c-di-AMP riboswitch aptamer (ydaO/yuaA leader) from a soil metagenome, 144 nucleotides, folded computationally.
RNAcentral holds the sequence, with entries from MGnify.

């Protein structure tokens, strides 16, 4: 002086400081999530039966790029593991789009048997992690 991410920015108080500023506490602005009406949309799968119907067998959901392999390997195999590739995603210094090339990510969480979408209303979060490096190109705007 940058970057990932919603995770910032302001007001106000008690307490501490010499001051700047800090913890805490309550309040706003913004950014970000879930619930949640109509109208829409949905009606698990597999058997038997003419049909009504019956019988078994599996729960679902959320933040987040982070899904997915009818590739290999570890195994005889399942589960898992590594390895490769992949949907999808970040990066490169004024900001916004693209385009080549270049370089990483492709995790992990939580809810508890419940939730489609969803005007109104309700309810929650503002963390944590990181860098010493910094391609070229076009278009628009902004600075100086």
């Nucleotide at each position: 002086c940058g970057c990932c991410u919603a995770a910032u920015c302001c007001c106000g108080g008690c307490c501490g400081u010499a001051a700047g500023c800090g913890u805490c506490c309550g309040g706003g602005a913004g950014c970000g999530g879930g619930g949640g009406a109509a109208c829409c949309a949905c009606g698990g799968g597999g058997g038997a039966g003419a049909g009504a119907u019956c019988c078994c067998c599996a729960g679902g959901g959320g933040c987040g790029a982070a899904u997915c392999g009818g590739g290999g390997c570890c195994u005889u195999g399942u589960c898992g593991g590594c390895c490769c590739g992949u949907a999808g995603c970040g990066c490169a210094g004024c900001u916004c789009u693209u385009u080549c090339a270049g370089c990483g990510c492709g995790a992990g969480c939580c809810c508890g048997u419940c939730a489609g979408c969803u005007a109104a209303c309700c309810c929650c979060g503002c963390c944590g992690g990181c860098a010493c490096a910094a391609g070229a190109g076009a278009g628009a705007g902004g600075a100086a």
Model confidence (mean pLDDT): 77 of 100.